[in-house]
Molecule: c-di-GMP-I riboswitch aptamer
Organism: bacterium
RNA sequence: GCCCGAUAAAGGCAAACCCGCUGAAAGGCGGGGACGCAAAGUCACGGGGCUAAAGCGCGGCAACGCCCCCCUGCCGCGCCAGGCCGGCCGGACCGCCGAA
Repeated sequence: GCCCGAUAAAGGCAAACCCGCUGAAAGGCGGGGACGCAAAGUCACGGGGCUAAAGCGCGGCAACGCCCCCCUGCCGCGCCAGGCCGGCCGGACCGCCGAA
């Protein structure tokens, strides 16, 4: 120095759940709280997962000074990431300690 990782030391992070804020949602942030974590530090690059506001498609209804179609509006369903998840895996970058 590299691998490695202990019932070591010093510190660190904080699942579920609760409260508040935020977001269409997934989720995020703050406070409380600890199941766990040696990268549970950073980066959505690859895989995987979550959500679907907008958009697109289909259907229904409404409206349009006679009717129909189109357009438009509302509702329902489906597709979709440019929104997310690093405490799902890989990769990249950086880092504390030192028994075997």